Annotation:
The prediction has a mean pLDDT of 81. Predicted 3D model of a 73-nucleotide RNA (transfer RNA) from Iamia sp. Lineage of the source: Bacteria > Acidimicrobiia > Acidimicrobiales > Iamiaceae > Iamia. Its Rfam family is "tRNA". The RNAcentral record of the sequence draws on ENA.
RNA sequence: GCCUCCUUAGCUCAGUCGGCAGAGCGUUUCCAUGGUAAGGAAGAGGCCGAGGGUUCGAUUCCCUCAGGAGGCU
Numbered sequence: 001g002c003c004u005c006c007u008u009a010g011c012u013c014a015g016u017c018g019g020c021a022g023a024g025c026g027u028u029u030c031c032a033u034g035g036u037a038a039g040g041a042a043g044a045g046g047c048c049g050a051g052g053g054u055u056c057g058a059u060u061c062c063c064u065c066a067g068g069a070g071g072c073u
Base pairs, nucleotide, nucleotide: 001072002071003070004069005068006067007066010025011024012023013022019056027043028042029041030040031039049065050064051063052062053061
C1' cells in the first nucleotide's frame, strides 16, 4: 500500500430481504424468609461508531472517515 470482516444497553452478544430494537449477566424496586443466600415478579438503562447520500421511511442499502481483528505484498 491492497483485500476481507467487526463496531447495537455497564459487559458478552443476537436481530431485522428497509417500517421508530432484544436476550443472558449486571443494576434498581418489590415478593418471599425469623434473617441471609438461592428463588419469583416488575422496572430503568440504547436516538445501533461519526458524517453524508438514496428513500415516504435507514440499525439494515450506498459513499467517506475513525477505531479494532485477520490476510496478502